[in-house]
Notes
This is a predicted structure of a 153-nucleotide RNA (glmS glucosamine-6-phosphate activated ribozyme aptamer) from Clostridium oryzae. The prediction has a mean pLDDT of 77. The model forms 88% of the base pairs in the Rfam consensus.
RNA sequence: UUAAUAUUUAUAGCGCCAGAACUUAGGGCCUACUUAAGUUGACGAGGAUGGGGAGUAUCGAAAAUUCGGCGGAUGCCCCACGGUACACACUACCGUUAAAGUUUAGUAAAACUCAGGAAGUGAUUUCUGCAACAACACUAAACAGGUGUAUUC
Repeated sequence: UUAAUAUUUAUAGCGCCAGAACUUAGGGCCUACUUAAGUUGACGAGGAUGGGGAGUAUCGAAAAUUCGGCGGAUGCCCCACGGUACACACUACCGUUAAAGUUUAGUAAAACUCAGGAAGUGAUUUCUGCAACAACACUAAACAGGUGUAUUC
């Protein structure tokens, strides 16, 4: 340096908790209230050229607090750089897989549910397995690229 195997961490639906809900224990005028200690608080798909700015940042699944709040954030806007439109400028669309759009075809989830295990007095947390179901996108093919200038014919 290369390759293989194993392990760990991170990869932004992410992190947090003063409201709220819930649990345990004590108090209590015993369905209230109160003290202490706890629990819950986004299911995956997708998303990063660099800098700055603003602040309710895409898509569906589920239906129950995935309520409410704070922070962050790959989204958005501006600038720069870069790609495409034969060279250049403007302009437009994009971001190294650098053409938006239209048509056709293709591809794709987890939670939940069910079954079982582990931790906890409990709320609850966590692991494994079976089967299933999306959308935005994405991929392939076809169609689909403006104005001006310069050069050549």